[in-house]
About this RNA
The prediction has a mean pLDDT of 81. This is a predicted structure of a 1587-nucleotide part of an RNA (large-subunit ribosomal RNA, half A) from Maribellus maritimus.

Context: one part of a larger RNA
RNA sequence: GGCGUACGGAGGAUGCCUAGGCUCUCAGAGGCGAUGAAGGGCGUGACAAGCUGCGAAAAGCUGCGGGGAUUGGCAAAUAUGAAUCGAUCCGCAGAUACCCGAAUGGGGCAACCCAUCCAUUAGGAUAUCCGGGGUAACCUGGAGGCGAACGUGGGGAACUGAAACAUCUAAGUACCCACAGGAAGAGAAAACAAUAGUGAUUCCCAGAGUAGUGGCGAGCGAAAUGGGAUUAGCCCAAACCGGUUUUGUUUCGGCAUGACCGGGGUUGUAGGGCUGCGAUAUGGAGACAUAUUUUGAAGUAGAAUGGUUUUGGAAAAGCCAACCAAAGGAGGUGACAGUCCUGUAUACGUAAGAAAUAUUAUCCUAGCAGUACCCUGAGUAGGGCGGGGCACGAGAAACCCUGUCUGAAACUGCCAGGACCAUCUGGUAAGGCUAAAUACUCCUGAGAGACCGAUAGCGAACAAGUACCGUGAGGGAAAGGUGAAAAGCACCCCGAACAGGGGAGUGAAAUAGUACCUGAAACCGUACGCUUACAAGCGGUAGGAGUCUGUAUUUAUACGGAUGACUGCGUGCCUUUUGCAUAAUGAGCCUACGAGUUAGUCGUCACUAGCGAGGCUAAGCCUUUAAGAGGUGUACCCGAAGCGAAAGCGAGUCUGAACAGGGCGUAAAGUUAGUGGCGCUAGACGCGAAACCUUGUGAUCUACCCAUGGCCAGGUUGAAGUGAUGGUAACACAUCAUGGAGGACCGAACCAGGAAGCGUUGAAAAGCUUUUGGAUGAGCUGUGGGUAGGGGUGAAAGGCCAAUCAAACUGGGAAAUAGCUCGUACUCCCCGAAAUGCAUUUAGGUGCAGCCUUGUAAUAGUUUUGCAGAGGUAGAGCUACUGAUUGGAUGCGAGGGCUUCGCCGCCUAUCAAAUCCAGACAAACUCCGAAUGCUGUAAAAUGAUUUACAGGAGUGAGGGCAUGGGUGCUAAGGUCCGUGUCCGAAAGGGAAAGAACCCGGACCAUCAGCUAAGGUCCCCAAGUGUAUGCUAAGUUGAACAAACGAGGUCCGGCUGCAGAGACAGCUAGGAUGUUGGCUUGGAAGCAGCCAUUCAUUUAAAGAGUGCGUAACAGCUCACUAGUCGAGCGGCUGGGCAUGGAUGAUAAUCGGGCAUAAGCAUACCACCGAAGCUAUGGAUUUGUAGUAAUACAAGUGGUAGGGGAGCAUUCCAGGUGUGUUGAAGAUGUAAUGUGAGUUAUGUUGGAACGCCUGGAAAAGCAAAUGUAGGCAUAAGUAACGAUAAAGGGGGUGGGAAACCCCCUCGCCGAUAGACUAAGGUUUCCUGAUCAACGCUAAUCGGAUCAGGGUAAGCCGGGACCUAAGGUGUACCCGAAUGGGAAAGCCGAUGGACAGCAGGUUAAUAUUCCUGCGCCGGCCAUGCAUUAAAAGUGACGGAGGGAAGUAGUUGCUAGGUACUGACGGAAUAGUACGUUGAGCCUAGCCUUCGGGCGAAGCGAAGUAAUGAAUUCCCUUCCAAGAAAAGCGAGCAUGGACGCCCGUACCGUAAACCGACACAGGUAGUCAAGGAGAGAAUCCUGAGGCGCUC
Repeated sequence: GGCGUACGGAGGAUGCCUAGGCUCUCAGAGGCGAUGAAGGGCGUGACAAGCUGCGAAAAGCUGCGGGGAUUGGCAAAUAUGAAUCGAUCCGCAGAUACCCGAAUGGGGCAACCCAUCCAUUAGGAUAUCCGGGGUAACCUGGAGGCGAACGUGGGGAACUGAAACAUCUAAGUACCCACAGGAAGAGAAAACAAUAGUGAUUCCCAGAGUAGUGGCGAGCGAAAUGGGAUUAGCCCAAACCGGUUUUGUUUCGGCAUGACCGGGGUUGUAGGGCUGCGAUAUGGAGACAUAUUUUGAAGUAGAAUGGUUUUGGAAAAGCCAACCAAAGGAGGUGACAGUCCUGUAUACGUAAGAAAUAUUAUCCUAGCAGUACCCUGAGUAGGGCGGGGCACGAGAAACCCUGUCUGAAACUGCCAGGACCAUCUGGUAAGGCUAAAUACUCCUGAGAGACCGAUAGCGAACAAGUACCGUGAGGGAAAGGUGAAAAGCACCCCGAACAGGGGAGUGAAAUAGUACCUGAAACCGUACGCUUACAAGCGGUAGGAGUCUGUAUUUAUACGGAUGACUGCGUGCCUUUUGCAUAAUGAGCCUACGAGUUAGUCGUCACUAGCGAGGCUAAGCCUUUAAGAGGUGUACCCGAAGCGAAAGCGAGUCUGAACAGGGCGUAAAGUUAGUGGCGCUAGACGCGAAACCUUGUGAUCUACCCAUGGCCAGGUUGAAGUGAUGGUAACACAUCAUGGAGGACCGAACCAGGAAGCGUUGAAAAGCUUUUGGAUGAGCUGUGGGUAGGGGUGAAAGGCCAAUCAAACUGGGAAAUAGCUCGUACUCCCCGAAAUGCAUUUAGGUGCAGCCUUGUAAUAGUUUUGCAGAGGUAGAGCUACUGAUUGGAUGCGAGGGCUUCGCCGCCUAUCAAAUCCAGACAAACUCCGAAUGCUGUAAAAUGAUUUACAGGAGUGAGGGCAUGGGUGCUAAGGUCCGUGUCCGAAAGGGAAAGAACCCGGACCAUCAGCUAAGGUCCCCAAGUGUAUGCUAAGUUGAACAAACGAGGUCCGGCUGCAGAGACAGCUAGGAUGUUGGCUUGGAAGCAGCCAUUCAUUUAAAGAGUGCGUAACAGCUCACUAGUCGAGCGGCUGGGCAUGGAUGAUAAUCGGGCAUAAGCAUACCACCGAAGCUAUGGAUUUGUAGUAAUACAAGUGGUAGGGGAGCAUUCCAGGUGUGUUGAAGAUGUAAUGUGAGUUAUGUUGGAACGCCUGGAAAAGCAAAUGUAGGCAUAAGUAACGAUAAAGGGGGUGGGAAACCCCCUCGCCGAUAGACUAAGGUUUCCUGAUCAACGCUAAUCGGAUCAGGGUAAGCCGGGACCUAAGGUGUACCCGAAUGGGAAAGCCGAUGGACAGCAGGUUAAUAUUCCUGCGCCGGCCAUGCAUUAAAAGUGACGGAGGGAAGUAGUUGCUAGGUACUGACGGAAUAGUACGUUGAGCCUAGCCUUCGGGCGAAGCGAAGUAAUGAAUUCCCUUCCAAGAAAAGCGAGCAUGGACGCCCGUACCGUAAACCGACACAGGUAGUCAAGGAGAGAAUCCUGAGGCGCUC
């Protein structure tokens, strides 16, 4: 280290629980608000942070009612009160009700600031718009804003679908805007319909997915009518009459006209006016008034049980014995309670209020006849053009609405009935109102649930829209449980300890101790048993030694348990693939959660049930304890008849001339419901885009712009101009000065970011170091503003617009879409594919077919043989075609040459048709032509293998091998077809190892047997088998190998030579014509050419086989003789070897191989698999059988189909278990093929099973899954500027870091001091050290408590205006809204009165002291009656003057005092000096003013010298506004409001997630050296950077 057991830690699953949710039902309510809402801010308690309540009358006040003992909310404790003289509490009605908010006196950065008038304890009024009144002032009424859905109207998308997309769809949806109500809208026919009728509207069920519409695609989709719910009808305008009044006219009598008012009147069978007649009838509404009744808040009464029993901590449990019930709903009580408590059924009770009924006041309502005349809704109906709505997309397009242009009729009229016309029918437009049936639920009450139970259920069971994140819109968590009761551990001990622990005690239990019920797993430990240090790998499985140990019984055995030396075999899971151990994907581990669901009166099929030529209800209604059930309801639908385009006919019909033929029918029953499979429409199995559209939020970052402010050490150069001199006729020009220009130069601050290094889990989500560029300009920067998303801005990089930009961010459409990827959860049984064809904007998708499965029904199917057929492949062939083709012969024709006046003609080492001879080729040649396959038929064999229909699929990426081909290189582990096979989806044996090669198809078990391929020396089961050969290469066996080479070797065949002496060796010869001829410089056998390569002598000898020479020569060979003495050659075939032979780790398993363990042939034996057999068992199908059972054949399996089960949660009925201990957790044993189940020990402490059915949020290993927990790396990296520490003392449990002291070091244009923004208590003091601080901490910017910020003069307001904002009037616009003169708001600017010292732990120009100043008011005195000019009021650069602050130097100096041993001083302290301010003799002056003695109250001087003010010069780009000021003065008096003020502020307190090497405007700014604010060293002062 491993395994096991026991005991712990950690963690918070599981079980149980519920205080909270979710979904509904019934009833109520359907608004609140200027009488100040919703929502907030701030307060309010004895102490008070949060929630709740309340409002300065503040966890409350008053009255009335209820109630009757406690009480001051959650919320304990302490302190202290209230209450039977009736508290707390409950109900009703009141009072009070700060500030903001519509917010409403004005303003504003919401919760603040500033007013005017009346009034004076107190308080009230003052916004805008609209209506009414009014001349006006003004009076009076209303509105405004908020709120969940529902409603009406004005605007109005896109993703998406159409497998693309444009009409179309999504959809008039989302969203924006306006407005209303408890509902809204619609509504009493210019309606439908069809020869019959209905009679306002709305809603439900049918009609109907019909008629239609539609790139006639995707889709969209009525109405009439029928059945129901609910029911309700009315009023004006006009005619006519009258009144008031205007205007016109007049003969002054009137008439006409307009406006307003009253009467009248309201419709289609037309009605009304008008004329005549008649009557006060009928019906209805109805009060805030009266009466009666009912209801109605808190609330009241409200039955019935006990045990000396058992167990127990406790009884409500068990047992025994009772009782009530108009009450056995529910909750609580120490376990499960009808009879203990609260309650429940039932009964009672009334305030405010509500309802009903009756009555009254009051109001509305009608007839008959006549018909001359009058009235009956005009820029309307209709029409043209352009659009929109209607189911209806311009269509034949009716009907409705209208932007524009037009434009009637008048009851003998007009409109409609789907173009239009006629007839007919229905109606009466151009005015208005109208309940119910219907929609919804922010809210209240009562209830319900086969809904959830803390990762669930709302985001939220808890201080949740909280903490936290973001500039903002907006986003948005985690987090429940002690116990019956706190009885929450007195006391003791360890310890520094109020940490933690050990005892003791409480309790039934403390392993229930506030990190608290149960307490799983990962993970981390401790103890014990076995095992492990020569040993290589998916860690298991099979065998198994040894050790330890339990039980039983009699030693010793038997049965177990733990471990596991050693040995055989053995490369995880998932996904995706032709194929994965793959070095292809995914997972660190554990726990919980996590994916085919639900809906539809949709479609289809199967099963079950009812009824059946019929079946069935829907909405609604009724009954009832429920949403359930029963009844009713016959509208409608399906079926019973079809055919046809239709008219139509009909068991037929259509076509057709047909009585023909043919097509479709007739001769099979449906329908309703339930369940299941599948489809369709919906997000539709889950997760996943990039995008599109819409409403908003953002310019605190950044880009540009506007307004107003600020900043730029120091040094250099020396333009124009000017002056002088020279020069010119005069200019010009030159020189010297002066001058001080410049997108000038060098270089700090400041800005930028060219280069390198570092950094890269950083110090930093862009920095640091060194270096670099600009640095008076197109410069940098502060404050306040503006521009907004297809938009801005951009010296332009597609840059920037809040760490986001080729279109920001947030919410929504929205679960967009995803032919794509990934994931998709328990078991067993039966069958079991495909990777092909056709088509496809199709190729990784899909449709149809093929192949699979289930059901039903049929009766086919397959093989062999015979017979009969079709066919044109292999092969073969080609004087058999087409085409190609080699050689030869012949030579049409052509070329060339000769000849010719020309035609002829002749010739040819030229090409060459055709023909002939010989040879030979073809997928697209065939005179021929198989085998196999295919079709038919007969017989035999076989026995469900076949077919049809119906439901459900999957597959449509294939791959290897063999073979027939194409392609390619007769390349590929290539590619494309055919045939077969296997893998795919197939395990086992062999081939070392290997998807598909060989053998062979695994239901399970067995320590049985036989075989296949392949093997038998050892690894390793079986022969060192038999017989005969071969191989020498370790070839080969056991992974490629050739052409070619070769006297390797073995075995054949043919043939030659050979005792007449072969072959090899040795000895000798190898000659002559002749140097053959030719050629040549030469060629003599041997450069080359020629050939009768001849002849002669010979045993033999080439006009020469090689070497050689310039040529000869020379050496050889062929050939011959001798010697030797037996076989020697050539060609050819076969076996095994050999060279050829060259790759990257040594890479035949190893040993080994002459007597093989190699190769070949033959033979025998054996081994060898999940094959076959044997024995036992399980199961499927078939047959037989009533069954038991028997027999037969089966039982590999991915996608997929079918069947049967297990488990989880809940429900119903039934039946049980449980404090004598349920569920859960954790062990052990048993059992089932399995999912699982059962028993029991321990823990646990209250619920839980079983049976039969039902319903599902119903089973996890994977989705870079979600959440939590825990590992690993790892005690590893790091601990954030390398400015630095050391010593002594103190405190303390503890000191490197805290405090004090002494040394040392660092900054010092900052690491010092002040101040704006921002932060918001961090400031000071005391106490504390859990957490925070990158370590420790006694310390702290941490925690707890207390304290701290003082203003007429500082800053802001009560003053002003800029950019900009707002904005009455006014203008524009579908709406919201946009613009905007005046005014107002708005500082970064203008205006404006305080200095010094002292004081606190912490404040000071604020307090104190001293000395001043400003404003208005009052009093007194003086002066004065006035005009607006002007001023305020402004740029850059350069120069000058004054001589202030400061600095440095020098001189003089008084008194008192000061220290640890001594001494000194230019040391220190105090007095003093000083300061703001006043005053003004004098001086200077540019006449504006400046300085300023003396004095209040006094030491000087010299040099240098900022800032500031003033002045001057110059340049071109020409450089805010308003208030204020400008006419009072002097003295005295009292008065003087609100806000800020602590602290940090180049930083540990701001912005950067941090105590972060970054960023952050302005002011002061010393000494030495230096031009300098560079740089180095120092001062004051501050630090040593938290390991």